[in-house]
Context: one part of a larger RNA
Molecule: small-subunit ribosomal RNA, 3' major domain
Organism: uncultured bacterium
RNA sequence: UGACGGGGGCCCGCACAAGCAGCGGAGCGUGUGGUUUAAUUCGACGCAACACGAAGAACCUUACCUGGGCUUGACAUGACGCUGCACGCCGUCGAAAGACGGCCGCCUGUGAGGGUGCGUCACAGGUGCUGCAUGGCUGUCGUCAGCUCGUGUCGUGAGAUGUUGGGUUCAGUCCCGCAACGAGCGCAACCCGCGUCGGUAGUUACUUGUGUCUACCGAGACUGCCGCCGUGACCGGCGGAGGAAGGCGCGGAUGACGUCAAGUCAGCAUGGCCCUUACGUCCAGGGCGACACACACGCUACAAUGGCCACGACAAUGCGUUGCCAAGCCGCAAGGCGGAGCUAAUCGCUUAAACGUGGUCUCAGUGCAGAUCGGGGGCUGCAACUCGCCCCCGUGAAGGCGGAGUUGCUAGUAACCGCGUAUCAGCCAUGGCGCGGUGAAUACGUUCCCGGGCCUUGUACA
Numbered sequence: 001u002g003a004c005g006g007g008g009g010c011c012c013g014c015a016c017a018a019g020c021a022g023c024g025g026a027g028c029g030u031g032u033g034g035u036u037u038a039a040u041u042c043g044a045c046g047c048a049a050c051a052c053g054a055a056g057a058a059c060c061u062u063a064c065c066u067g068g069g070c071u072u073g074a075c076a077u078g079a080c081g082c083u084g085c086a087c088g089c090c091g092u093c094g095a096a097a098g099a100c101g102g103c104c105g106c107c108u109g110u111g112a113g114g115g116u117g118c119g120u121c122a123c124a125g126g127u128g129c130u131g132c133a134u135g136g137c138u139g140u141c142g143u144c145a146g147c148u149c150g151u152g153u154c155g156u157g158a159g160a161u162g163u164u165g166g167g168u169u170c171a172g173u174c175c176c177g178c179a180a181c182g183a184g185c186g187c188a189a190c191c192c193g194c195g196u197c198g199g200u201a202g203u204u205a206c207u208u209g210u211g212u213c214u215a216c217c218g219a220g221a222c223u224g225c226c227g228c229c230g231u232g233a234c235c236g237g238c239g240g241a242g243g244a245a246g247g248c249g250c251g252g253a254u255g256a257c258g259u260c261a262a263g264u265c266a267g268c269a270u271g272g273c274c275c276u277u278a279c280g281u282c283c284a285g286g287g288c289g290a291c292a293c294a295c296a297c298g299c300u301a302c303a304a305u306g307g308c309c310a311c312g313a314c315a316a317u318g319c320g321u322u323g324c325c326a327a328g329c330c331g332c333a334a335g336g337c338g339g340a341g342c343u344a345a346u347c348g349c350u351u352a353a354a355c356g357u358g359g360u361c362u363c364a365g366u367g368c369a370g371a372u373c374g375g376g377g378g379c380u381g382c383a384a385c386u387c388g389c390c391c392c393c394g395u396g397a398a399g400g401c402g403g404a405g406u407u408g409c410u411a412g413u414a415a416c417c418g419c420g421u422a423u424c425a426g427c428c429a430u431g432g433c434g435c436g437g438u439g440a441a442u443a444c445g446u447u448c449c450c451g452g453g454c455c456u457u458g459u460a461c462a
Stems, first nucleotide, its partner, number of pairs: 001462002003459003007456007015446002019409005026300008034291002042053002064286007073123001077122006088103006106114003125275002128273003134269002136264003139260001141258001146185006152161003165176003191252004196219007206209001222246001225240006289428001302402001306361007318349003323342002328337003368399001373394007415438007
């Protein structure tokens, strides 16, 4: 000087408390451990691994296993030699890859060149190892308020001062004081979205206009004004006016010096090491989907503020031309036929659902719940056995609100409700990212648990 303390002081944070909904019990989905397996490819492991890399594992993907093949190779560049040879078509073997055989078969133009293939050689190739050799990127403490420098001063020195102190703030924010005076990276602001108003422009929107809406430009908020209180001042607190909005308006983007030899050689790049008839490469099939178990994240429930039936109402974000697919017709339905419109404020996806009105069920494992299984059908795709999704009929399991413990959330938030979208042929999405609808409760307080900031103290630790 730091770090640490079941030392002290001050102060924050959904950290506790107050409150609401959950998880932990059940069934199922997904991830992980374990076990199994020819293989169940690999990585991630307290917070900060475990719906994570996966924003799409039937083949492909695919890195794994078994088997069948190939070696200048699936791919690049170069050299030498040969070449009417390749590609294509046909035949045989084969699961395919591939192997063998046959047919067809050049251009410019000429000592030669180009394309193709073969042979040979340099080399290619490796998701093989090392994230304890690395770049780049990322997580985390933490959106926490800190981390430093120049000069000066003090100290033999490590170093200190500044950055401490008194107030204040979300903030090293600002003010005052002070051997310090300044400065940098951070904070804040400048950027984007939402809320109000004005202007301009209006197609395809609304319906005919001082207008909703869409797009762009601007205005507006600064404790600026008033009163009271604390005060030496700065500053702050309370209330008020005006205002669509107040006292950082709400949200986003933005992550200082550094820490964890944190994560990633499998995104990419890259040093070293290793394999080169194979640790490369092609193909078929299988596996990544196994199942006595254990954990993690979710979905659906256990019902009557509920289930079912009929009728009725109101969104927003997005997406669409190898696509979105209307009307109409067929089918109980999934879906099929059909073909209008739309390169989309024009057409389509697109009836939102919770909700409202009426009816029914009457507390039962039930007209709750829907797992599981049987049968039939539809769709995508070369192909749904292992291993897809959807529909219909039947079957109806556990489950009566969950031990110790534990999570999220302070407002248009939680909770509840549906909708869209990336990936994508299809989809195991209940996941991710968004969108709107309905819309709460509670916070006395900072003693305690967890994390953090500043000052101080102890130390046999660095």